[in-house]
RNA sequence: GGGCGCGUGGUGUAGUCUGGCUAAACAUAUUCCCCUGUCACGGGAAAGAUCACGGGUUCAAAUCCCGUCGCGCCCG
Numbered sequence: 001g002g003g004c005g006c007g008u009g010g011u012g013u014a015g016u017c018u019g020g021c022u023a024a025a026c027a028u029a030u031u032c033c034c035c036u037g038u039c040a041c042g043g044g045a046a047a048g049a050u051c052a053c054g055g056g057u058u059c060a061a062a063u064c065c066c067g068u069c070g071c072g073c074c075c076g
Stems, first nucleotide, its partner, number of pairs: 001075007010028004020059001030046005052068005
């Protein structure tokens, strides 16, 4: 330099292929409440991601297209 894949709450992932509702889901962690003599376990609730960044297409984009950045793999 060329090609491919990935980037989504604190963490790990799903959702993308086939655009669709308004409050982007699940697990775990955190905080609060219940339970208990206490802790743990268990039950309930809450907060937390403008979906890497910028632009485009569209009535509508995490999802499609282009560029940039970062990470990983392969080729030279």